[in-house]
RNA sequence: ACAACAGUUCGUUCUGUCGCUGACGGCGUUGUCACUCGUGACGGCACAUCAGAGGAAAGUCGGGACAACACAGAGCGCCAUGCUUCCUAACGGGAAGGCCUUGGGGAUAUAAAGGCCCCCGGGACAGAAAGUGCCACAGAAAAUGACUACCCGGUUUGCCGGGAAAAGGUGAAAAUGCGGUGUAAGAGACCACGAUCCCGACGGGCAACCACCGGGAAGGGUAAACCUCAUGGGUUGAAAGACCAAGUAUACCGGCUGUUAAGGGUUGCUCGCCCAAUGCCGGAGGGUAGGUCGCUAAAGUCUGCCGGUGACGUCAGACUCAGAUAAAUGACAGAAACCGGCUUGCCGGAAACAGAAUCCCGCUUACAGAACUGUUGUUUUU
RNA sequence: GGCGUCGUAGCUCAGAUGGUAGAGCAGAGGACUGAAAAUCCUUGUGUCACUGGUUCAAUUCCAGUCGAUGCCA
Repeated sequence: ACAACAGUUCGUUCUGUCGCUGACGGCGUUGUCACUCGUGACGGCACAUCAGAGGAAAGUCGGGACAACACAGAGCGCCAUGCUUCCUAACGGGAAGGCCUUGGGGAUAUAAAGGCCCCCGGGACAGAAAGUGCCACAGAAAAUGACUACCCGGUUUGCCGGGAAAAGGUGAAAAUGCGGUGUAAGAGACCACGAUCCCGACGGGCAACCACCGGGAAGGGUAAACCUCAUGGGUUGAAAGACCAAGUAUACCGGCUGUUAAGGGUUGCUCGCCCAAUGCCGGAGGGUAGGUCGCUAAAGUCUGCCGGUGACGUCAGACUCAGAUAAAUGACAGAAACCGGCUUGCCGGAAACAGAAUCCCGCUUACAGAACUGUUGUUUUU
Repeated sequence: GGCGUCGUAGCUCAGAUGGUAGAGCAGAGGACUGAAAAUCCUUGUGUCACUGGUUCAAUUCCAGUCGAUGCCA
C1' cells in the first nucleotide's frame, strides 16, 4: 500500500428565489359577538422573526411511563424467564466474570482414550439421580439387552437347559476407557492409572466456580415433550381516556329484578368489590362522521470534573430541540464535498435504506457511500 | 395507530404425539364411440412462504423475516 473480517462514528453542507406546517409578534386589513359606542374578546388573510423527520422515524418483539376498570384484592388456570454478580425506572436489554464447546495452534506424555496451555468464534447455560411419555428404519435388544460366535451340562446329533456384555454386525445412540489379575468361558467380579457424577473436610473468590484431599456410585438421550423447582406477570391499550358542540327514536321486540341477582361493570374461570326506576341488559333500528385536551420540559440533550475494570452513576455548567390529522418538513438555480475521464482545470455522472403520529429505554431487521481503530493475509522498503 | 389469524400439488382444503405428506377438482395417456360428452382404467405433480436454531431426525417445536387477511371510535 492492497484485500478480507470485526467494531465505532457519519450518513451531505452552504447561498438565493418561490412554497407548506407550527409558535410568537405588532403600527396592517377584514369578519362575528358584546356593550359603557370606540373599545374589548374570539377568529380569517397578509407581513416580520424563529423552528421544522431518522439512524433506523420500520418490525410492534421485550420493558416502562401514562390512562380506564376497586390506585389492583384472593384462589385456580395460563404465560414468560432460567450459570453468577452488577447496571437500570424496568426488561427476555446491557457490563464484567464463571463454565461448556466448533475450529486453529503449542507443549508434554503415551498402550490408548483423554487431559493441559494459548488464540478466534459460539452457547434459550436450572433439573434427565422426583415422576410420566417418546426414541421411526435397521438391529437379538433402545433401557428388566443373548442374533451370530464363545463356554458348561444333557442329547434322539435335530436340538434343549444354563452361563456370559469380552468379539462380530445394526444404528444418531448399545451400558465407563485401557492394561492386568481372574475364570469352564467371561465380566468393575477384583486391582493400578484415567474420565463422569454425588457426599464430606480444608483453602481462594461477594457469588457462579476453582484448587487439593478423603469416601462412595454406575443413573443412555430428549425438558425449543409433559413436568418439577425458583422468580416474575391483574386485564386492556392514545381508536386508552376526559370535556364540549351538533343530531336522533322513549320506534318496536325480548329478558331482569322492588333493594338484591341467575343482570351489567373490556380480567380465561370461581369468589370478592362496585352500579340501580320516567331503571338495567340483549336484539333490531335511527343519528353524527365535528372541535378542544391528552400532545410533547422529559428516566431530556450537550460539555466537563470525579468514582467505577465496565455497563453506568454523583455533581457542576449550558441549552430548549417537529407536533401534523389525510396528515407539513418541498421545488428550482448555483457552489462545496464524492466518483470517473483526460488537454490539469475543464467535462460528465451518481447519491442507499427509508419517512414522525402519546412518549421513553432497548432489541431485531433494511441500508449506496465515507472516515477512523483493531486483527489476519500478501507485496515492497528500512 | 393498536390487537389477532393464516401461508401445504395448477385450484379448494386435510394432516400429525416430530419418523420423510394426502383427498376432491383440474391435467396427461389409454379404453368405449362414426365423432364428442359422460363413464371406466392408469398416471405425474410439492424448496409444506423464507432464513436460522433445538433434535439422531423439523412441514410439525422455538426465534426472526416476508406476504395475505380480519377486528377495534